About this RNA:
Predicted 3D model of an 81-nucleotide RNA (c-di-GMP-I-GGC riboswitch aptamer) from a Gammaproteobacteria bacterium. It was read from a public genome assembly, where an Rfam model found it. Its mean pLDDT, the model's own confidence on a scale to 100, is 81. Taxonomically the source falls in Gammaproteobacteria (Bacteria, Pseudomonadati, Pseudomonadota).
[in-house]
RNA sequence: AUUGAAAGGCAAACCUGUCGCAAGGCAGGGACGCAAAGCCACCGGUCCCGAAACAUGGUAGGGAUAGCGGGGUUGCCGCAG
Numbered sequence: 001a002u003u004g005a006a007a008g009g010c011a012a013a014c015c016u017g018u019c020g021c022a023a024g025g026c027a028g029g030g031a032c033g034c035a036a037a038g039c040c041a042c043c044g045g046u047c048c049c050g051a052a053a054c055a056u057g058g059u060a061g062g063g064a065u066a067g068c069g070g071g072g073u074u075g076c077c078g079c080a081g
Base pairs, nucleotide, nucleotide: 003080004079009034010033014029015028016027017026018025019024032067038073039072040071042070043069044068045065046064047063048062049061
C1' cells in the first nucleotide's frame, strides 16, 4: 500500500414533524450504501431563486449540493493473509 474480518461510526429512498419562495436544511423513524458518507463551496458539474438599466437573457447576482467529480484539511480500531 492492498484484500478480507472484528469492535465502534455514518445513513440513500421513503414516512412524520419543523424551517425555507424554492433547490434544500434540521429532528425522529428507516437502511440503499459508505474507510473519510468527518470538515471546507476554492475549481468544474447539476439544481433552485432571480433583478436593474439605454430592456430580457433565466443574463448579472444570490442560494443548494461535500452521498456528482477534482482540490484542501483533520483523523478511529487492529485480527488474518